[in-house]
């Protein structure tokens, strides 16, 4: 070269065209506490870039980036 496969918060990871993009650790505040952890109740905080199809795209397609894999 060629062909598969992943890419979402700091991590870990669900969603496969129309929902406020769930969920767990972790980070913030606030309750509990003599204090701390543990517990409880709240809050920030993500869809690799680009172009295309569609009324609408994280979600299909195609083109790059980067990981991993099979094969000359």
């Nucleotide at each position: 070269g060629g062909c598969c496969u992943c890419a979402u918060a700091g991590u870990c990871a669900a969603g496969g065209g129309g929902u406020g993009a769930a969920g767990a650790c972790g980070c913030c505040g606030c309750c509990c506490u003599c204090u701390c952890a543990a517990g409880g109740c709240g809050g920030a905080g993500a869809c690799c870039g680009g172009a295309g199809u569609u009324c609408g795209a994280c979600u299909c397609u195609c083109c790059g980036u980067g990981g991993g894999g099979c094969u000359a």
Predicted 3D model of a 72-nucleotide RNA (transfer RNA) from a Clostridia bacterium.
Its mean pLDDT, the model's own confidence on a scale to 100, is 83.
Its Rfam family is "tRNA". Its family is annotated with triplet codon-amino acid adaptor activity in the Gene Ontology. The family's RNA type in Rfam is transfer RNA.